[in-house]
Context: one part of a larger RNA
Parts: sequence; structure tokens; C1' cells
RNA sequence: ACCUGCGAGUUACUGGGACGUGGCAAGGUUAAUCUGCUCAGCAGAGGAGCCGAAGCGAAAGCGAGUCUGAAUAGGGCAUUCAGUCGCGUUCCGUAGACCCGAAACCAGGCGAGCUACCCAUGGCCAGGUUGAAGCUCAGAUAGUCUCUGAGUGAAGGACCGAACCCAUUUCAAGUACAAAUGGAUGGGAUGAGUUGUGGGUAGAGGUGAAAUGCCAAUCGAGCUUGGAAAUAGCUGGUUCUCCCCGAAAUGCAUUUAGGUGCAGCGUUGAAGAUUGACUUAAGGAGGUAAGGCUCUGGAUGGGUCAGGGGGUGCAAACUUACCGAUCCCAACCAAACCAAGAAUGCCUUAAGCUCGUACUUCAGCAGUGAGACAGUGGGGGAUAAGCUCCAUUGUCGAGAGGGAAACAGCCCAGAUCGUAGGCUAAGGUCCCUAAGUGUGUAUUAAGUGUGAAACGAAGUGAAAACGCUAAAACAGCUAGGAGGUUGGCUUAGAAGCAGCCACCCUUUAAAGAGUGCGUAAUAGCUCACUAGUCGAGGGUUUUUGCGCGGAAAAUGUAACGGGGCUAAAUACACCACCGAAGCCACGGGCCCGUAUUUAUACGGGCGGUAGGGGAGCGUUGCCAGGGCGUCGAAGCUGAGUUGUGAGACUUGGUGGAGCGCUGGGAAGUGAGAAUGCCGGC
Repeated sequence: ACCUGCGAGUUACUGGGACGUGGCAAGGUUAAUCUGCUCAGCAGAGGAGCCGAAGCGAAAGCGAGUCUGAAUAGGGCAUUCAGUCGCGUUCCGUAGACCCGAAACCAGGCGAGCUACCCAUGGCCAGGUUGAAGCUCAGAUAGUCUCUGAGUGAAGGACCGAACCCAUUUCAAGUACAAAUGGAUGGGAUGAGUUGUGGGUAGAGGUGAAAUGCCAAUCGAGCUUGGAAAUAGCUGGUUCUCCCCGAAAUGCAUUUAGGUGCAGCGUUGAAGAUUGACUUAAGGAGGUAAGGCUCUGGAUGGGUCAGGGGGUGCAAACUUACCGAUCCCAACCAAACCAAGAAUGCCUUAAGCUCGUACUUCAGCAGUGAGACAGUGGGGGAUAAGCUCCAUUGUCGAGAGGGAAACAGCCCAGAUCGUAGGCUAAGGUCCCUAAGUGUGUAUUAAGUGUGAAACGAAGUGAAAACGCUAAAACAGCUAGGAGGUUGGCUUAGAAGCAGCCACCCUUUAAAGAGUGCGUAAUAGCUCACUAGUCGAGGGUUUUUGCGCGGAAAAUGUAACGGGGCUAAAUACACCACCGAAGCCACGGGCCCGUAUUUAUACGGGCGGUAGGGGAGCGUUGCCAGGGCGUCGAAGCUGAGUUGUGAGACUUGGUGGAGCGCUGGGAAGUGAGAAUGCCGGC
């Protein structure tokens, strides 16, 4: 791990509420206790008490009324509606109260044979090294001071190093040899040393060279028994079946935020008005979107014109390419701006065979009060987040099926059961893979399709506008491209071409006081412009479709699911087909409603977590009735039949003595989960 068994909403209360049911009923009912009998029971007695039949008021009190009040007013609460005693179901309360689970708290005891410290009394420390004080002698010396040397001597939390005590580093071990060990290495080793025996200190405590260490493999407060089933707003678990309905993750409050109360939303029952939903019409409230600039603010340009600044001037005054209130014109911005103003939504009324109780109230029972994503409107954030907070709709949650390769929240669509029937939705139709290698017209050449921006580009399609053009355009080629003049100024120089000013005239088919390169300056090359040659379109700009570049990532192609595709890509249009548990068809089941002839017809419905309601199956005792069994009970094990299911029945084998059925009634009443418990293996 597996298997058998055990394992969780129980019981009590002359407690409370509701529903169902029974007795009696303006009444209902006994409790303790007692008596009798066929005695764990039944029958009788027992009316004490309780509830109800009347309420109102704080009360006196009054009474179908009463209280307030000056009131006969008004208002509040009553007056209308049957209770009571059992039984059953369900919920609540008090009790351990569905079961298991703390860490802890308190009380009484047991522990110092481990360990910490202390007391008493004993034991132990191979060997080696060093050589303090003191003393003696010798020398120096005036010296018995002092100094030097030698000897003697034996000190030391002295040195090296076994036993002994410890545990520095490392290896092994780490389901061990061992619940702290082994090997190597290392520290102390006459000392604050180590050790034997006996004794002492006890948990609100002891002991501690102090680590919160140690106090029997346990220590921020030992162990044990009891209070005790402590408490647990927390986690886990909570056992048979079928049928009907079916949520919430919100608001307010909370020593409240993962809990709870009330409301909202669910379910069951009862009662009630055409109550509700939808659509249309009519009426209404409102200040959002868009828009706008009157107001409140912001902000730009021009004009006008106070004032200010600058300049000139002694001043008066004049002036100004400066700043600028106001006013005018023009174009703008705003969640906390609006003289104006939608669409939706909301309220009211009416109509509607569109639906059909979906509505409201009361009563019983809940669960929920962590929500998630997507679209839309917003706040926060960075107009970040699979981010966060609201509003609104949808889906998931509690929803299966088809599509999106795979993919709770996206698209289609809501699964009662069966069918080797049909039609469709989204999405698809070359192959994997069901269905078109479908039709028509275009586009794309990038494998774009099959990932991305600013920006860039004679890619290519479409549209439009404006020039040029057989009086010859555009491009190419041939030739010219001149003179006054080196324009003036500046400059060392400035000659078309550093810079400043001007930009004329002439000859011409045409030629700038010069487009670019170039020179120190000239020179030189070239362009504009013109002619010839050639002979048909050519140039510029704007809008737009599809493409191109921009384009770097980590295991492996890997940014169509794959193959692969030039359509099997893209756009528009059309015709087919495939495609789901959708819809239809045929058949079966269940629920609800309406009819009636009461078992038929018709109509509607049957996804489902928390949860509410209904109907059943089975297990073990008991009561009554009626049965089975050695011609084989229960149990175990095969097979068959049957019921929507829990299950039931029949029969073969085994087994060897008890066991069903029907109707009641009572529960230790159903196992797969609780790191469940006991046993087996």
C1' cells in the first nucleotide's frame, strides 16, 4: 500500500417557535402522591398548578374599552380571527451537543541513580625537561653592605608527554556499531585537576566561571494524575437511492475585516388584488456624451487704448520694432465651467391572447456575505500589469456538448433517456480530418498570409488634380552658352562662384552681373537657356488597396496544429455541402397544469454546487398476525430474472440450525477518504 471490522447531528427539559396529526373544546390538562391488579406495566383516584376565554395604564384603577388630555377632540394599544393537552417532523435555547485535534492554565503528588552546584569521606596523576627563593663557597671590596661566579636547593594555575579528563580540525557513519558512534589529528595533564562512595538543594522552584545552560534521550519553565469531553470565530472528516426547485460572493453595522447581525438573493406552505415582465404610445424628472465659451478659470494671435518701462529734453512735452489691464476681432481648453443639450436608463398612465403567477404579503427552513474573466463607461497606476477600485451586461462559479491545435471566464449552444434517422449554429470543406482542389471579378510575389512601432523607399494596383506635347514634348546625342565687364564695394587678391550692394544694357536662335565643381587670384569643367537630330507620349503633386525594410534569446525547426500551399493567401459577391447533447422525427420515463368519462387527451417542463422540499430502499432489536426449515435455516460463493435507483426475487454449489414475510413501532441504522482507530498480510 491493500483487506475485514470500528468510526461523526445524539439524548434530556410538564424549555421555545412552526408545520402535520389525534382527543376534547369556551374550555383544555393534570403534577407530585395514593389505591387496585394479571405489577419495570396498566387502570383508577388526585384540579394543587398551568395555558386560554379582555384589554388598557407606571400605578391606583377602569373595562369593550383604556391611556394621554381641560376635552365628548385627536392619537397610541386593544376590541373582529379558538384554544388546550398529547404524538411525529423540523429549527432554536441550555447542557461536551456532529466527530477528532491544540499550544496552554490551575491543583495535588513523583523525581538530583542523568546532569548543575554544594557538604562529608576516600582514591588517582608513567617518564622526561627547566631550575625561582633561600643557603653555602669563591672572587671583587675598607666591609658581615652590595655585586659577580660556582655549588646546593627545590618552586611553578612552569615545559614535553602516557594513564586520566576533554573535544580543535577532518574523514567515515547518517533506514548507523551507536536516538551523538568510529578513525586520524588535537587541548589539559600538581591543578580553578580528575574520580569513587554517602548526603543536600524541586518546578510560582532549584542549580548555573551565564549557554536560557542543566534538573532522568523531555526545559523560555520537569514529569505525572486530576479539573477535563478546558477552549478552538481555525483545519480535516461526516456513511443508502430517486424526483422538483435552486442561490450568493452585494449594502449597512461590527475590537470588524477568512467571524457575526439585519437587509438582498434561494426554497416550502398559506393568502391576495389582473399584481408582474416585455413591446408600443403618451406624459414627466434629470444636466451625462457630444457640443459650446455667456459665466468661473486657463490659454494664443491681431487691433484698440489706460498705465508702466526705455530714449530726448531744464521743463512742458515728444518719441518708442519694450511690457500691457480694459474693449473689439479670430481660433481654442476644463472632473469640481454651461445662455444650450442628446441616446439609453428611470418614474407614472394606457393599450396589447407577447408570456401566464413570473408579483405582493405572512410563516417555516436555509446557504451566501474570499468571487473570476470578458465587453462597455470611469477612478487609481505610467491612458503598465492575468494590476487595483466602482458602474453596467454576459459567461464561469454551479454548465456538459461543438468551435478557438491544446485552453474555467472568448464564439455557438443550455445535456430527461434511447435511435448505425434528418436540418442547421459558430466554425469549416487539398491531406492528416467530416464537407468544394466550387463559381465570378480583382489584388499580393512578400511564403506576405503564418507576430510589432516611429520612420524610410522610382515595389505594385486604383482614383484625382495641375503643367508640357506633331507649331515635336521627356530622355539621349551634336553644337552654342557671347559682349560692355575683372559690375561697384571690400580685400594682399575677389575676375559669375569668401562677403556686402545692385542685378542693368547690347548682340542674339539662346546665354544669369551666373546652378554646382574648381583656382592664391585667373584659367578650366558644368548648369540654366537655345538650335539641330530623333519621333510619342512625358512630368509633378495628392488620396487610397496590397506588399518591402525597420525585426536580436536563451534544450530543437518552434510567431499557419502539422504536411504542405502561389492559392490551399487577401478583398467583394454567389451557389452547394459538412458540422453540436441546438432544432426536427420516432419511441420510452418522470413532474406540473387544464379538461373530463379517474385513466385518458392536450399543453408546458425535467444542466446544476451551497441549500430548501418530496418520495422511497436497506440494516438491528421489539409487538401482533401468519409462515419456512436436517426432504437442509442463516452465512459464503456462482448464474439468471427484475426495478429509474437504493435494491428485490429465483436457482446451482458450499454450509449445518435457525430464519423470513405482512402490518406496526424503536434506533448504537448505511463508510472511501478524517497524515482516522484495532487487527491481518
A computed fold for a 681-nucleotide part of an RNA from a Methanobacteriota archaeon, annotated as large-subunit ribosomal RNA, domain II. The organism belongs to Methanobacteriota, within Archaea. Its Rfam family is "Bacterial large subunit ribosomal RNA".